Small-subunit ribosomal RNA from an uncultured bacterium, 1505 nucleotides, folded computationally.
[in-house]
RNA sequence: AGAGUUUGAUCCUGGCUCAGAACGAACGCUGGCGGCGUGUCUUAAGCAUGCAAGUCGUGCGGCAAGGGUAGCAAUACCCCUAGAGCGGCGGACUGGUGAGUAACACGUGGGUGACCUGCCUCUGGGAUGGGGAUAGCCACUAGAAAUAGUGGGUAAUACCGAAUACGUUCACCGGACUGUGGUUUGGUGAAGAAAGGCGCUUCGGCGCCACCCGGAGAUGGGCCUGCGUCCCAUUAGCUAGUUGGUGAGGUAAAGGCCCACCAAGGCGAUGAUGGGUAUCCGGCCUGAGAGGGUGUACGGACACAUUGGGACUGAGAUACGGCCCAAACUCCUACGGGAGGCAGCAGCUAAGAAUAUUCCGCAAUGGACGAAAGUCUGACGGAGCGACGCCGCGUGGAUGAUGAAGGCCGAAAGGUUGUAAAAUCCUUUUGUUGGGGAAGAAUAAGCAUGGGAGGUAAUGCCCGUGUGAUGACAUGAACCGACGAAUAAGCCCCGGCUAACUACGUGCCAGCAGCCGCGGUAACACGUAGGGGGCGAGCGUUGUCCGGAAUUACUGGGCGUAAAGAGUGCGUAGGCGGAUAUUUAAGUGAGAUGUGAAAUACCCGGGCUUAACCCGGGCACUGCAUUUCAAACUGGAUAUCUAGAGUGCGGGAGAGGAGAAUGGAAUUCCUAGUGUAGCGGUGAAAUGCGUAGAGAUUAGGAAGAACACCAGUGGCGAAGGCGAUUCUCUGGACCGUAACUGACGCUGAGGCACGAAAGCGUGGGUAGCAAACAGGAUUAGAUACCCUGGUAGUCCACGCCGUAAACGAUGAGUACUAGGUGUAGGAGGUAUCGACCCCUUCUGUGCCGCAGUAAACACAAUAAGUACUCCGCCUGGGAAGUACGAUCGCAAGAUUAAAACUCAAAGGAAUUGACGGGGGCCCGCACAAGCAGCGGAGCAUGUGGUUUAAUUCGAAGCAACGCGAAGAACCUUACCUGGACUUGACAUACCCUGAAUAUCUUAGAGAUAAGAGAAGCCCUUCGGGGCAGGGAUACAGGUGGUGCAUGGUUGUCGUCAGCUCGUGUCGUGAGAUGUUGGGUUAAGUCCCGCAACGAGCGCAACCCUUGUUGAUAGUUGCCAGCGUAGAGACGGGCACUCUAUCGAGACUGCCGUGGAGAACACGGAGGAAGGUGGGGAUGACGUCAAAUCAUCAUGCCCUAUAUGCCCUGGGCUACACACGUGCUACAAUGGCCUGAACAGAGGGAAGCGAAGGAGCGAUCCGGAGCGAAUCCCAAAAAACAGGUCCCAGUUCAGAUUGCAGGCUGCAACCCGCCUGCAUGAAGUCGGAGUUGCUAGUAAUCGCGGAUCAGCAUGCCGCGGUGAAUACGUUCCCGGGCCUUGUACACACCGCCCGUCACACCACGAAAGUUUACAACACCCGAAGUCAGCCAGCUAACAGUACUUGUACUGAGGCAGCUGCCGAAGGUGGGGUAAGUGAUUGGGGUGAAGUCGUAACAAGGUAACC
Repeated sequence: AGAGUUUGAUCCUGGCUCAGAACGAACGCUGGCGGCGUGUCUUAAGCAUGCAAGUCGUGCGGCAAGGGUAGCAAUACCCCUAGAGCGGCGGACUGGUGAGUAACACGUGGGUGACCUGCCUCUGGGAUGGGGAUAGCCACUAGAAAUAGUGGGUAAUACCGAAUACGUUCACCGGACUGUGGUUUGGUGAAGAAAGGCGCUUCGGCGCCACCCGGAGAUGGGCCUGCGUCCCAUUAGCUAGUUGGUGAGGUAAAGGCCCACCAAGGCGAUGAUGGGUAUCCGGCCUGAGAGGGUGUACGGACACAUUGGGACUGAGAUACGGCCCAAACUCCUACGGGAGGCAGCAGCUAAGAAUAUUCCGCAAUGGACGAAAGUCUGACGGAGCGACGCCGCGUGGAUGAUGAAGGCCGAAAGGUUGUAAAAUCCUUUUGUUGGGGAAGAAUAAGCAUGGGAGGUAAUGCCCGUGUGAUGACAUGAACCGACGAAUAAGCCCCGGCUAACUACGUGCCAGCAGCCGCGGUAACACGUAGGGGGCGAGCGUUGUCCGGAAUUACUGGGCGUAAAGAGUGCGUAGGCGGAUAUUUAAGUGAGAUGUGAAAUACCCGGGCUUAACCCGGGCACUGCAUUUCAAACUGGAUAUCUAGAGUGCGGGAGAGGAGAAUGGAAUUCCUAGUGUAGCGGUGAAAUGCGUAGAGAUUAGGAAGAACACCAGUGGCGAAGGCGAUUCUCUGGACCGUAACUGACGCUGAGGCACGAAAGCGUGGGUAGCAAACAGGAUUAGAUACCCUGGUAGUCCACGCCGUAAACGAUGAGUACUAGGUGUAGGAGGUAUCGACCCCUUCUGUGCCGCAGUAAACACAAUAAGUACUCCGCCUGGGAAGUACGAUCGCAAGAUUAAAACUCAAAGGAAUUGACGGGGGCCCGCACAAGCAGCGGAGCAUGUGGUUUAAUUCGAAGCAACGCGAAGAACCUUACCUGGACUUGACAUACCCUGAAUAUCUUAGAGAUAAGAGAAGCCCUUCGGGGCAGGGAUACAGGUGGUGCAUGGUUGUCGUCAGCUCGUGUCGUGAGAUGUUGGGUUAAGUCCCGCAACGAGCGCAACCCUUGUUGAUAGUUGCCAGCGUAGAGACGGGCACUCUAUCGAGACUGCCGUGGAGAACACGGAGGAAGGUGGGGAUGACGUCAAAUCAUCAUGCCCUAUAUGCCCUGGGCUACACACGUGCUACAAUGGCCUGAACAGAGGGAAGCGAAGGAGCGAUCCGGAGCGAAUCCCAAAAAACAGGUCCCAGUUCAGAUUGCAGGCUGCAACCCGCCUGCAUGAAGUCGGAGUUGCUAGUAAUCGCGGAUCAGCAUGCCGCGGUGAAUACGUUCCCGGGCCUUGUACACACCGCCCGUCACACCACGAAAGUUUACAACACCCGAAGUCAGCCAGCUAACAGUACUUGUACUGAGGCAGCUGCCGAAGGUGGGGUAAGUGAUUGGGGUGAAGUCGUAACAAGGUAACC
């Protein structure tokens, strides 16, 4: 630091996902040790048991037990002490938790002239003299208990008076300073204290610890305050003690803190109020930082202690282990009444994915009390449990190749695991066992001793020195021995991201998956194994947070088309703002000071063997406050200026707005005339109108609406928008001028106004047009498109609505940044007699274009460029601009505006293709023009279907169907039935044998089995081999599967003219260019032009054949002339034909015209042939997962006494039917009969087979000749000539059937071909539709060949006879090039929308219903403070009286009563929130459902708002 994922590919936008770090974690698998940390995040749920706060006898009365003395003993006295009590101090600290709290709660900085502070330190002064009680205790009483009561007696450092007052407090009168109740200084008056204990003593006192009144400090708090501190505006208004004042009260203290009266204020878009959520911080995690998240442990603060309320005590509490009351819960009970509070440490239950021991010790540190010893201390120090985290160590080291065995893979060679193991030699961390053994422990007390500021008579006090007890951890750390490699490795991953690959199993199953995605028979993606990669006592998964994410953008993003500029203006608050000068110092900058706790982080050191961890020092803590200085910039104040802005004056332009009036053309209607049969409408029609007179035409009239031409990417307006003419009123802009004001400006949240069309309300109006509606067509349907009608509406007035693709999809303002060219409105200049032209300039409106920008398209002075200011808006797609709520509206609806759920994309621009019922150009028997057919009949043949034991298999639009098959009676044959075989019919290897082979007999359907008898091996390098039989094992075999695993071969587009590459150039890129363009061609053929220049595969040519000719050659071919002759049969000849080898010839070469002086085209000459002469072979890159595993080859799978192999018989030949391809016909251009014509190309030895003979014939007999230019097949047929038939189901046609024969063959029944005789079916030219063919072609006629024993209407060839037509490219089909649109790319057989039906999911509404919360009103009113009353009770103090210890009175206190407030509770109507709800609504997602076809192409009616 990036990566994967949208596409056929590309760039961009944009989301999703991953790699990193972290954790109080949990889960899965695994687990050796140690150190340091850490551990109920859930239920502030409930708790059994034990412990967590006591201490002081040097405050007090006392004292069980025990000891001692005296005594006979009772008993007395003394010592010591547990427990209880009075009293003092402490239980407000420590420890726990985070429920509440959005607040002065916390953080930070201040204030306190408005305050308090026990213990502690320093300091001043003091402590005199009395009194009355009361616990404990004793006696009694009540009670189950808790506990309570009565009587008696007692002490204090408990309690209460009195005296005194250096200070202190209060009141009043003054002074000085000052910042408010501050400080200080005078005067007068008033009030207020105390306690002792211990030690020493020369008895005078002194010391220590306590006590009282003051002062100062320290420490700790209280209160106030600036700033900071989450989300929601779908929470916008809140507030009556509320805001302020005066006075009183209250408090330690300011204050509506409380009360009485008075005033009507206070808070709020800089977010009040309300709702939700939440302890806050130092810090911690992450990050480059800025930020974001978080608040466990440690530390600071706050809050709470079952829930709620309340005070008491006290220096301090409204008190976790105190009290009172209420409530819930639990426990005890004798039912009357009581007790309790683990959010202390352990522990238990429940909850939960989940979190530990009912441990040891006060040895250390700290705390409470004490003079101290000491006691207490679940604080704390330690140990235990847990891989929960961090850190460290180990599980051995060296050598060791035969590269062992085993595993896995394997092209069978080997590779890999792998120096890994074994083996040999070492080491001992760890482990086991044993041994001694640091530090954590000191300023304890005490004892001894020394000193001295002060002070004493002395002891103390205070400061030193020496001595001096104490260890939970701990069977510890560290160290030293002994033993022995001994005790110790797993987890995840291996398709890409992302390091690491093979085999087997599975077969869209099982499963995986963070994203993309794997799995449908060859899975590097599932499972297992081997191997590999990573980390390692851990490794993975899950969850959360930060990062990557510049994906909320302060640093650091955007808004023409990707999400995003409000429809437009005016304008409030706010934000921003021209020039000059002076001043100020808020912002800003600099210095200093205080603070920013410690810990953490960073740096430097140090201590544990290292590290984690711990310790010391430094830096830092980016902040806040105070103070001093500076004055450039921003702000404030003052003064001035004119460039911004505005005013004035002078001009001209304009569909700018409002109102009124007027006008002509047209449409329609009405009236009248003329006039007659149609009009109208459409793709074609019909509905409609018309003989009751339409339409047409003429004249007159009525009404409403809109304003032709002018008219222009012309004008005006903020936008919407504005178009006849005239008048009235009125807004704005522009030009010129420079007289005036003097920054008056820009933007603009809220707000206000305007705002097309449609729509709504009321009242008018209504010619035309026209939703709805009706009818007619179209259609499968047609609730549409088309037609005929037609109502709202469109128009006017007034009032609503407030939205549009309200668009330049581009907010407003200012400044700057090349030009060119139009156009509208002004002004100026030059020139001229004048005008035009021309030049300059301002304002608007267009086009082109540079720089620049941009993803590209494009924008480009009218910016989407360069900058500034302000506003609005965006943050993946869908759900959704929807639900709920609120506001507005008469309604329709508008504005504001989510979430659950779901997807991994959605999208922009451009590229290449493909496609279009887009366009242009061009071609083809593509159409047209013709000829002959097919489709109808019969038959042949192939296919489908059906049938069957089997009817083997394949081929399926063109491009399957007389196709594989160039030939199924057996064989073929793959299928079926039945019968046999199992190393096999066939191949290789091993062992044994020697025959093999031929003949015959029997059984059998045959395969085969049994037997007979006879003959009897071959080659050899002597090793053996061939051949055959037997045996055993590897294996053979398979027309079994997969053509979607393949090779090879083939079809098709298409013999169409295309398909590409190198270099260069252009583009961010996919790609483009070249290959496009202008011509031309059969052709990407050629020419010209051109950022292209060249090249390759195709085209063409080279090849074969045919057409002309020459040379050579002359048998088996030929015969002109010569000789024979019946005959090229022979002599002879090679001129001709022909044969077959080599040549020539044709190239737009020549001429003319056109064309661009081109390519080329047209015409002509010559020529056998003329513009690739005719035909063939030849098939580019590729497409169709096209065909073939059954030609062959082949991977994998399957089969192995069968899916192999042999045999018999059957089947492939079936037959209601459907289709394809053919043959024969339907006749007279014909049939039949007779007759003296003419080919080419082939084939022939298990062959062709002549002559001759037999048969009506098929054929037979025969066997000459020929391995073929010699012989044979072999007769060519149509044609031609003559005759006959006379338009009929015929003398047409020949199916079908019967009989008789022939041929082939082991064998013609299923199931061959041919012949003769007889029979004589359909058929009289074929519907819709459809095929072939452009010249030696179509049509027609026959001949040959392959296959083959036999079987041809098929196939492949051959020649004979031999036409018609092509104006032309509008249309159908196919193809090529260019261009255009695209939402297609599996590419239109594409994509895709909506309803309906089914399943699931989340959400909304809903009669209701359940619950919670916060308030309000009223009722009731506990405890308690305060206030009042007080006929009860009452020791101290005061007074009075006397009997001098009593009574009465007073103050004070207690009990009781009353009042205000007051928790819980009750009642009530509303509010908010949550849950649930029959039914219902839309939404989303689902496998191949239904109906249509709305969108994407002109998507077939352009689409959209």